[in-house]
This is a predicted complex of two RNAs, RNase P RNA and transfer RNA, with 433 nucleotides together. Rfam match: Bacterial RNase P class A. Rfam links the family to the GO terms ribonuclease P activity, tRNA processing and dimeric ribonuclease P complex. By type it is a ribozyme.
This record gives sequence, C1' cells and structure tokens, in this order.
RNA sequence: CGAGGCGUCCGGGCGGUCGCGUGCCUCAGCGGGGAAACCCGCGACAGGCACGAGGAAAGUCCGAGCUCCACGACGCAGGGUAGCGGGUAACACCCGUCCGCCGCGAGGCGAGGACCAGUGCCACAGAGACGAGCCGGUCGGGGCGGCUUCGCCGAUCCGCCCGGGUGAAACGGGCAAACUCUACCCGGAGCAAGGCCAAAUAGGAGGGCGCAACCGGGGCUUCGGCCUCGGGGUAGGUGCGUCGCCGAGCCCUCGGGUCGGCCGCUCGAGGCGGCGGGCAACCGCCGUCCCAGAUGGAUGACCGUCGUCACGCCGAUCAUGGCGCGGCACAGAACUCGGCUUACAGGGCGCCUCGCUGG
RNA sequence: CGGGGCGUGGCGCAGCUUGGCAGCGCGCAUCGUUCGGGACGAUGAGGUCGGAGGUUCAAAUCCUCUCGCCCCGA
Repeated sequence: CGAGGCGUCCGGGCGGUCGCGUGCCUCAGCGGGGAAACCCGCGACAGGCACGAGGAAAGUCCGAGCUCCACGACGCAGGGUAGCGGGUAACACCCGUCCGCCGCGAGGCGAGGACCAGUGCCACAGAGACGAGCCGGUCGGGGCGGCUUCGCCGAUCCGCCCGGGUGAAACGGGCAAACUCUACCCGGAGCAAGGCCAAAUAGGAGGGCGCAACCGGGGCUUCGGCCUCGGGGUAGGUGCGUCGCCGAGCCCUCGGGUCGGCCGCUCGAGGCGGCGGGCAACCGCCGUCCCAGAUGGAUGACCGUCGUCACGCCGAUCAUGGCGCGGCACAGAACUCGGCUUACAGGGCGCCUCGCUGG
Repeated sequence: CGGGGCGUGGCGCAGCUUGGCAGCGCGCAUCGUUCGGGACGAUGAGGUCGGAGGUUCAAAUCCUCUCGCCCCGA
C1' cells in the first nucleotide's frame, strides 16, 4: 500500500424566529369555612421555568415482571429444549470449553441426546437398499460319480471370504429439521389485564301520594257494597301567575350495567462514575443522577452557518483551492424490562490476519 | 393484543401430508385447414416454485429467519 476478520461508538453541531406535549409557579374567576383579617380546594387565557424518542422505539420471534381467573397431588394429552460447565429473575439469550464443518489465516457456523426398544423411508440405476446373493474366482466341509486310490478330477448342494459392476450409500449402514424413545421445562389469559367514580333514557327493587267528591246509564249482590261506561274535574303536564286545554299516573330512595372520567402510568432486575472479585458472561460495595407519559395520539417547521458526499465551472499542475447547485439514512414511544431478528446515507476508534514492497 | 391462511410459466389453479422427471386449463408462437377470419387439428416455446440460510445423497415439499397480501376474534 492492497485485501480482509472481530469488537465498539456516533448517527448531524451551533445560533435565530415561530409552534407542540407534560409538570410546577404567577394570575382572572369559582366554591367552601370565618364576624373579619384570612385560610382551604378547583383553576380558563396569558406569561415564566424545567423536561421532552431510538439504536433499533420496528417485527412481535423467545423469556420474565405486573394484574385477573383457575388450582389437593401425580399422571395422560399438547407444546418446547437438547455435548459439558457457568451467568441470569428467566430464556430458544450470553460466556467459557470439547467435537464436527468452512476458511491459507485472523476467524465464522452448528436444532451437536438416542437408529443394539419398535415402526417407517432410502427415487433412478443395480442381482440386491437391509431377515442379501447376479457374475467370476478361491478356500473349507459334507454327500454323489469316475479314475492310474497316502490321492486326483468332474458336475451339483451348503457355508465363508475376495473381486467385478450400479449407486450418495452394498451387509459396514444412513435418515429422528421421519414417527418415536430418554432427560428436563411449561396452568390460562393479557394494560381493551385489572380497580375506582359515575349521567341521560329504558328496565329492576322498596316506599309515598293519586285516578276524588258529586251526577247519570248498565251489570252483580250475602243488600254492607263491588265492577264498568260517560260527565265532572283531583295529583300532574303545558317554563312561572291567571284563564283555557289535556288529564292517569306522579314523586322519593336504593342497587346494577352503559356514555364519560380517574387510577394502573412510569423510580426501574434503572443510568453514569469509581473500587473489588471472575479467563469471560456477570456479580458485590460505594458515590451520584431523575431521564417522555400522549389518548387521534406532543418531541416539529423555516432561515443562517459549520461539517460531509456527489456533480458542474474556474484557477492551478503533483498540489489539492474557490464558486454554484443538490443530497445527508433506517425509522417514530403507548404497561415495563432482558434478549433475538430485521432495516439503516455516512463516519470515528481499537485489536488482529493474509499478500506485495522498502529500511 | 391474540390467531389463521396464501405466494408455483402471461392469467387461474394442482403438486406439499408419504422429499426423488414440475403438471392442467386458458392464453402465446409456427404450420395445416378456409377465398379470408373464427372454430378445429398438429407441433412447440415459456418456470428454477416470493427472498435468504440450514437439514438431507437429494428440497416446490421438512426447519429457521425474512418480505408482501388476505381473513378472523377481543
């Protein structure tokens, strides 16, 4: 110098002008108490002060906290995990290490228990794909036949082994990200969890007051009266009073749910720094800090300047200048944490490997 | 917040369970038939199964992650 590996951090800075959300303070006003001074509570608009998205807030893939429901114990079913050891509240996460694979290497990847419990699968090719036997050869043993009989030869059967060819794999098996077996783990639901306050209308329960007095028609009668229809006009309604009209329901209390509101709601397995323990993940102690809580959902817009990248023009000609224009990502909390995965313009830092060259 | 399904030639679908040559209809191209067109007949092209990785001798099919679309429940 070139090509890479691993880890970690940032992901626009500063200033100005407007704007948004939450909390606190000041203040108009309202309510309550008080003889008053004053005190307590609520608090619009405006002003002031403080704070106000992320490394992934995302996907919702794992694990928990929290809340409610269920619950004697064990098992079955169902789901999950899987070398060994450690970390942790817990995990499928993280750390260390063994083994296997990939890479020249730094390093990376691994669902890595068990096919001697059983079942299943292994296409095509091949005799045969798993209780073997096609072709050839040889060895051993038994039976049969022939011969020149310490034995030799022949065909055939059985056993065993070697070679051939097919195939990913050939008697050795492979596959559990095939069923399954072994060991261990798992009750269910989710902040729309759950709790509190609580309107109108309708419905429920309890209580009170009524549909009168009076007149007429009809019916029943145990002759006390009762039922029904019409007039009348009572409670009540028509905002109030009078008049008129309607006129059988009206009023009070209690409890449940709905609309709506409040809590849960942000201080937490918390952040930062130091010291100590541990190879590490991580743990302990001390100090310090308070750091979003919306509910159609705030955290933004514009301008200037700096930074950086690309392009164009000009000037320079081995040094990198000036001007102009444009770009600067992925993405946005919604109960809260620990992880994983995925997306991401551009940049900083540290450690390491390989190759080439120079001293 | 919870649950389920789909993605395969240009279009609509099958194959996925039990892993092994990727198929059907319509459409498209060429030829024949016809005076010409349609219909019909014959022949043919066109896919790496949404993407990436893994398991396996072998993956559209099994597993994991991911992208897009659709549906259901509270």
Its mean pLDDT, the model's own confidence on a scale to 100, is 77.